A computed fold for a 474-nucleotide part of an RNA from a metagenome, annotated as small-subunit ribosomal RNA, 3' major domain.
Context: one part of a larger RNA
RNA sequence: UGACGGGGGCCCGCACAAGCAGCGGAGUGUGUUGCUUAAUUCGAUGCAACGCGAAGAACCUUACCUGGGCUUGACAUGUGGGGAAAAGCCGUAGAGAUACGGUGUCCUUCGGGGCCUCACACAGGUGGUGCAUGGCUGUCGUCAGCUCGUGUCGUGAGAUGUUGGGUUAAGUCCCGCAACGAGCGCAACCCUUAUUCUAUGUUGCCAGCGGAUUAUGCCGGGGACUCGUAGAAGACUGCCGGGGUCAACUCGGAGGAAGGUGGGGACGACGUCAAGUCAUCAUGCCCCUUAUGUCCAGGGCUGCAAACACACUACAAUGGCCGGUACAAAGGGCUGCAAACUCGUGAGGGUGAGCGAAUCCCAUAAAGCCGGUCUCAGUUCGGAUUGGAGGCUGCAACUCGCCUCCAUGAAGCUGGAGUUGCUAGUAAUCCCGGAUCAGCAUGCCGGGGUGAAUACGUUCCCGGGCCUUGUACG
Numbered sequence: 001u002g003a004c005g006g007g008g009g010c011c012c013g014c015a016c017a018a019g020c021a022g023c024g025g026a027g028u029g030u031g032u033u034g035c036u037u038a039a040u041u042c043g044a045u046g047c048a049a050c051g052c053g054a055a056g057a058a059c060c061u062u063a064c065c066u067g068g069g070c071u072u073g074a075c076a077u078g079u080g081g082g083g084a085a086a087a088g089c090c091g092u093a094g095a096g097a098u099a100c101g102g103u104g105u106c107c108u109u110c111g112g113g114g115c116c117u118c119a120c121a122c123a124g125g126u127g128g129u130g131c132a133u134g135g136c137u138g139u140c141g142u143c144a145g146c147u148c149g150u151g152u153c154g155u156g157a158g159a160u161g162u163u164g165g166g167u168u169a170a171g172u173c174c175c176g177c178a179a180c181g182a183g184c185g186c187a188a189c190c191c192u193u194a195u196u197c198u199a200u201g202u203u204g205c206c207a208g209c210g211g212a213u214u215a216u217g218c219c220g221g222g223g224a225c226u227c228g229u230a231g232a233a234g235a236c237u238g239c240c241g242g243g244g245u246c247a248a249c250u251c252g253g254a255g256g257a258a259g260g261u262g263g264g265g266a267c268g269a270c271g272u273c274a275a276g277u278c279a280u281c282a283u284g285c286c287c288c289u290u291a292u293g294u295c296c297a298g299g300g301c302u303g304c305a306a307a308c309a310c311a312c313u314a315c316a317a318u319g320g321c322c323g324g325u326a327c328a329a330a331g332g333g334c335u336g337c338a339a340a341c342u343c344g345u346g347a348g349g350g351u352g353a354g355c356g357a358a359u360c361c362c363a364u365a366a367a368g369c370c371g372g373u374c375u376c377a378g379u380u381c382g383g384a385u386u387g388g389a390g391g392c393u394g395c396a397a398c399u400c401g402c403c404u405c406c407a408u409g410a411a412g413c414u415g416g417a418g419u420u421g422c423u424a425g426u427a428a429u430c431c432c433g434g435a436u437c438a439g440c441a442u443g444c445c446g447g448g449g450u451g452a453a454u455a456c457g458u459u460c461c462c463g464g465g466c467c468u469u470g471u472a473c474g
């Protein structure tokens, strides 16, 4: 000087407490371990791996296995030699890659290009090393810290500044002080949301005027309103009062759409973990080179005594079922979204208006509200599983897709020890959309609807910050 302490002091955080809803029990889904396997490709492993890379494994993807092929190669550049075809289409053999036969006969500035073939340089490697690396990322942690210049002190390591008294979300600010300044962080500047104004007015809107209709901004028209776009204002402890060193600041109040950082996001200091990634990419070294490269078919990544993690659905009456009825936001659409009509119990099929979209479509939001029924039961709860019949995508749904209808109706009656999230438009609950995508979502990323309870407090558990103390540790 650090680190550590079942040392001390001060302080913070859904850390505890106070609450609400869960997980841990059941069924299913997904991931992981293990086991199995010809292969079940590889990576991620306390927090910070385990619905993670994967925003979508039937083929492809694909890296794995089995078998069949190729060797200048599936891909790039160059040099030299040779060639007249090549690609495509058809046929035959084959699981296909491919081989054979037929057909076919490119462009040109006439130098050649493109194509094929032989040879040589070379290609290629998702082979190894993340403990050789770059880049990117996680984590402590959006925690308030981490440093420097000059000066001063100390033989020196180093100290001081950065400690102290207050204060703050904050090394935030004030005061003091052998320090005076400065940098990276904090905050602000950026986006979004909440209010108003100005301008503008189509594809958006419709108060007033007129027209038309069973009805509808449907039409003339209008800019008031909603909304969109652009610009501006607004919040600064600015004002008042109490406290305070009459400093920073803090408490209360007024006005205000909003009040003391208004809410949310982006933004992550010096560094830590030889943290993660050589399989995004790049890259040193090592290794393979008729194979560890490459093409193809089929299989596997989906296997199943078991264990764990994260979810979904439930166990019901604040509910299930049936009928009627109301109100969103944010998105997507031409290889696309598809209305209306029509066929089908339905998934879906036929036909196809409109729309490259503030115009048309996806698209009925659901919980809610009104009425009816069930009456506490393994049930009109629950839907697993299985049988049958269909639909869709796709060359192809056996291994191994999703959906529909009929039948079947399992476990489950609130879950031990333990454990998770959340402080407000939050939790809980209810639907909607999107990326990926031919098809496939209980996952992920977004959107809105309804909308709580509780916080006395900081003794304790966990993590962190500052000061101080002890140490046989660095």
Stems, first nucleotide, its partner, number of pairs: 001474002003471003007468007015458002019422005026313008034304002042053002064299007073122001077121007088103006106113002124288002127286003133282002135277003138273001140271001145184006151160003164175003190265004195233007205222002209220003236259001239253005315415001319374007331362003336355002341350003381412001386407007428450007
Rfam family: Bacterial small subunit ribosomal RNA. Its family is annotated with ribosome and structural constituent of ribosome in the Gene Ontology.
The RNAcentral record of the full RNA draws on SILVA.